[in-house]
RNA sequence: GCGACCAUCGGCAAUGAAGUCUGCCAAAAACCGCCCCCUUUCUGGGGCUGAUGACUUCUACCUCGAG
Repeated sequence: GCGACCAUCGGCAAUGAAGUCUGCCAAAAACCGCCCCCUUUCUGGGGCUGAUGACUUCUACCUCGAG
């Protein structure tokens, strides 16, 4: 890359993966972080925390120290 067969086993909780628990949503929905300033709103500018919703582990990233 091509072909065949089987299945449709839910999704989501601001950055990846696994397990457990919790919450939310269900054919469109749940979900898509925070603060300050400008702006009716939209918008624009500046700043901040976190790979978790929570816990444990791994990976990536950051800081410090040792070998």
Molecule: Fluoride riboswitch aptamer (crcB RNA motif)
Organism: Desulfobacterales bacterium